Description
This is a predicted structure of a 71-nucleotide RNA (transfer RNA) from Ostreococcus lucimarinus CCE9901. The gene name in the source record is tRNA-Gly-GCC-1-1. Model confidence (mean pLDDT): 82 of 100. Its Rfam family is "tRNA". Rfam classes the family as a transfer RNA. From the family's description: Transfer RNA (tRNA) molecules are approximately 80 nucleotides in length.
């Protein structure tokens, strides 16, 4: 320098055109003599810009970052 793949709550991960779900962590309550476990509830996310579309996390283009391969 070129190419492929990836980027989603604090962490990890699903979803791939119609308003994003699980796990874990966190907060509150219950339980307990206390803690832990358990139970119930809560808050928290689509890397950035543009395009297509009635509608974009999803499709297209560019950028940024990461991984891998080639040179």
């Nucleotide at each position: 320098g070129c190419a492929a793949c990836c980027a989603u709550g604090g962490u990890c991960u699903a979803g791939u055109g119609g308003u994003a779900g699980a796990a874990u962590a966190c907060c509150u309550g219950c339980c307990u003599g206390c803690c832990a476990c358990g139970c119930a509830g809560g808050a928290g996310a689509c890397c950035c810009g543009g395009g297509u579309u009635c509608g974009a996390u999803u499709c297209c283009c560019g950028g940024u970052g990461g991984u891998u391969g080639c040179a």